The part of an RNA shown here (large-subunit ribosomal RNA, domain II) has 712 nucleotides and comes from a Candidatus Woesearchaeota archaeon. Rfam family: Archaeal large subunit ribosomal RNA. The sequence was found in a public genome assembly.

[in-house]
Context: one part of a larger RNA
RNA sequence: GCCAGGGAGUGCAUUUGAGUGGCAAGGCUAACUGCAACAACAGGAAGCCGAAGCGAAAGCGACAAGCUCGCAAGCAAUGAGGAGCGCGGUGUGAAAGCGCCGGGAGUCACUUGGAUGCGACCCGAAACCAGUCGAUCUAAUCCAGGGCAUGGUGAAGUGAGGGUAAAACCUUGUGGAAGCCAGAAGAGGUGCUGUGUGCAAGCGUUCUUCUGACUUUGGAUUAGGGGUGAAAAGCCAAUCGAGACUGGUGAUAGCUGGUUCCUGCCAAAGUAGGCGUAAGUCUAGCCUCGAGCGAGACAGAUGAGCUCGUAGAGCGACGGAUUGGGGAUUGAGGCAUCGAAAGGUGUCGGUCCCUUGUCCAACUCCGAAGAACUCAUCGUCGUAGACCUCGGGAGACGGGGUAUAUGCGUAAGGUGUAUAUCCGAAAGGGGAACAACCCUGACUAUGGUUAAGGUCCCAAAGUAAUGAUUAAGUGUGAACGGGCAAAGGGCAUUUGCGCCCAGAGACAGCGGGGAGGUAGGCUUAGAAGCAGCCACCCUUUAAAAAGUGCGUAACAGCUUACCCGUCAAGAGCGCGAGUCCCUAAAAUGGACGGGGCUAAAUCAUUCACCGAUACCAUAGACGACCCAAAAGGUCGUGGUAGGCAGGCGUAUAGCUUGGACAGAACUUUCUUCGAAAGGAGAGAGGGACCGAGCAUUAAUGAAAAUCCUGGC
Numbered sequence: 001g002c003c004a005g006g007g008a009g010u011g012c013a014u015u016u017g018a019g020u021g022g023c024a025a026g027g028c029u030a031a032c033u034g035c036a037a038c039a040a041c042a043g044g045a046a047g048c049c050g051a052a053g054c055g056a057a058a059g060c061g062a063c064a065a066g067c068u069c070g071c072a073a074g075c076a077a078u079g080a081g082g083a084g085c086g087c088g089g090u091g092u093g094a095a096a097g098c099g100c101c102g103g104g105a106g107u108c109a110c111u112u113g114g115a116u117g118c119g120a121c122c123c124g125a126a127a128c129c130a131g132u133c134g135a136u137c138u139a140a141u142c143c144a145g146g147g148c149a150u151g152g153u154g155a156a157g158u159g160a161g162g163g164u165a166a167a168a169c170c171u172u173g174u175g176g177a178a179g180c181c182a183g184a185a186g187a188g189g190u191g192c193u194g195u196g197u198g199c200a201a202g203c204g205u206u207c208u209u210c211u212g213a214c215u216u217u218g219g220a221u222u223a224g225g226g227g228u229g230a231a232a233a234g235c236c237a238a239u240c241g242a243g244a245c246u247g248g249u250g251a252u253a254g255c256u257g258g259u260u261c262c263u264g265c266c267a268a269a270g271u272a273g274g275c276g277u278a279a280g281u282c283u284a285g286c287c288u289c290g291a292g293c294g295a296g297a298c299a300g301a302u303g304a305g306c307u308c309g310u311a312g313a314g315c316g317a318c319g320g321a322u323u324g325g326g327g328a329u330u331g332a333g334g335c336a337u338c339g340a341a342a343g344g345u346g347u348c349g350g351u352c353c354c355u356u357g358u359c360c361a362a363c364u365c366c367g368a369a370g371a372a373c374u375c376a377u378c379g380u381c382g383u384a385g386a387c388c389u390c391g392g393g394a395g396a397c398g399g400g401g402u403a404u405a406u407g408c409g410u411a412a413g414g415u416g417u418a419u420a421u422c423c424g425a426a427a428g429g430g431g432a433a434c435a436a437c438c439c440u441g442a443c444u445a446u447g448g449u450u451a452a453g454g455u456c457c458c459a460a461a462g463u464a465a466u467g468a469u470u471a472a473g474u475g476u477g478a479a480c481g482g483g484c485a486a487a488g489g490g491c492a493u494u495u496g497c498g499c500c501c502a503g504a505g506a507c508a509g510c511g512g513g514g515a516g517g518u519a520g521g522c523u524u525a526g527a528a529g530c531a532g533c534c535a536c537c538c539u540u541u542a543a544a545a546a547g548u549g550c551g552u553a554a555c556a557g558c559u560u561a562c563c564c565g566u567c568a569a570g571a572g573c574g575c576g577a578g579u580c581c582c583u584a585a586a587a588u589g590g591a592c593g594g595g596g597c598u599a600a601a602u603c604a605u606u607c608a609c610c611g612a613u614a615c616c617a618u619a620g621a622c623g624a625c626c627c628a629a630a631a632g633g634u635c636g637u638g639g640u641a642g643g644c645a646g647g648c649g650u651a652u653a654g655c656u657u658g659g660a661c662a663g664a665a666c667u668u669u670c671u672u673c674g675a676a677a678g679g680a681g682a683g684a685g686g687g688a689c690c691g692a693g694c695a696u697u698a699a700u701g702a703a704a705a706u707c708c709u710g711g712c
Base pairs, nucleotide, nucleotide: 001712002711003710004709005708006707011118012117013116014115015114016113017112018111019110020109021108022107023106026049027048028047032043033042034041053060054059063086066085067084068083069082073078087102088101089100090099091098092097121258122257124255128248129247130246131245132244133243139222140221141220142219143218144217145216146215147214148212150182151181152180153178157174158173159172160171161170162169186209187208188207191205192204194203195202224240226236227235228234261647262646263645264644265643266642271284272283273282274281275280286395287393288392289391290390291389292388296381297380298379300378301377302376303375304374305373307371308370312366313364314363319360320359321358324355325354326353327352328351329350330349333348334347335346336345337344338343399423400422401421402420403419404418405417406416407415408414428439429438430437443620444619445618446617447616448615449614453610454609455608456595457594458593462607464606465605466604467603468602469601475597476596488582489581490580492579493578494577495576496575497574498573499572501570509566510565511564512563513562515539516538517537520534521533522532545560549558550557621637622636623635624634625633626632648701650698651697654694655693656692657691658690659689666685667684668683669682670681671680672679673678
């Protein structure tokens, strides 16, 4: 891991609802007894609930119906129940009034939904307490023992010699000290993060120590909040921040996991308030089921009325912030200055006025759109019973996305709100893939028509039509996730408008001219159109500058403006729009989904077609309602938590009734019926039991729990 078997809402007591039944102003017995002994039957009135309440108590002590409305029903009158009054009991109060109660329905049994107490649906702690057993491991101590190759260094003491007044001291022998050195046995366990993974620390190599605070054998002592510890919370039998075992014990777990057959109807919430509350729970809101009542209810539209203080705007309307200029006033103050002083002057500052320019969530003289409420009309729903009220059962109280309006934040697949919607609990089609984006809400089957989105191939449908743009593979992407691409540029190209020149010839090219006073004056070594400064006239002309650029030391030279000729029809400038290009850099090779495409790209127009569980048709199933029934009709049937309802199957004893050696259960293959759980039949194997109907009882349904046991 697989298979088989086992495996989780149970029992009792109390209580509160519902269903069914008995009796009923009453209902029921309990222990127990008799008989019987599986039950049943007959007794048993102690006791319990109800029939009267109010009051703390003393205590006092109530509608057998007086009036009105009115549902069902009914031709009507009427009208059970119901509603409004009225009346009554009691408490309080001086009273008025107020609180509770009053016009009879309960009780017992069975079944079932909940609640509470018990282990209380099942499995699961770490822990806590008590008793008992452990020092054959290990820690420390004690008693009696064992062990430590070989080599090196050479302390004290001491002999001899030197030395001294005598010593000290020096030299050289001897000697053999040491928690000394190297190193075997022994003890240890540093690195290789070597090797090993076998039930649980081995092996190899390297390394530390080896006469000592050394090591070791046997015996003994210390025990669990205790021991022992050269102290690591180490060790105390592979167990230690409190041993192990047994018991309390099914401890508790607001936490994790699991919780077993089918179908039908409806269908949530992740909000508010409280909680030592935040992983929980209670109340309300939201779901479901039942009952009651009996006529209105409300998402929407229009109109009228009323409320508001947002967006905007404004600030000579307040509070606050705030730019520049001018004027007046103040003389307390700062600075500067005049004066011997008294005092004066200027400036800053303060206040006020005029003018000018601004701002505000916690400013408002103003003020929408809109929203809330009320009324009316329409609309929708409702006697086929809405709205509302009461009662039983829940779940849930971690939410998330998008659009819009917003707070915080540089921002975020960020965070806090509101409204709407979707996912949650929603499948199908589209978006390449993709909870919440687009279309659309799946009862079943078959056929058709469309939506979003698409129609060259993958791949269903146009290589459709008309007009234009793009040459960049731009693009072929609704958006998000998963980046968009900017400021700024382009004599890329299309198009609109304006101005201007042009057949009296424009623009570009080509041919020719481009002169004289004069080398203007000044400056300067020089300055001649062209270093620089000043001025910038005149003449001849078709035209020609006191000179546009190059050039020379300065001249020279080339060229331009300007003019003529030639040629021949558009040329120049500006403001817009569309598309395109540059700007444009990331790490494996690479993405329009891919191939590929010059349209199969983009803009605009048009007609076809494809395309879903949508819509339509036909047939069928189920639910609700109409309906005496049948027939028929209308509306409906996605669904998690969850509520309610109806069924299937297993075992069991009872009653009735069947099958089986001419072949039961069971296994296996096939057929068939049912919407499903499931049922029936046939063949083969098998060889002795097995059903059906009606009611009963329950240790009653397995895929999951790191589930348990066994097998493989």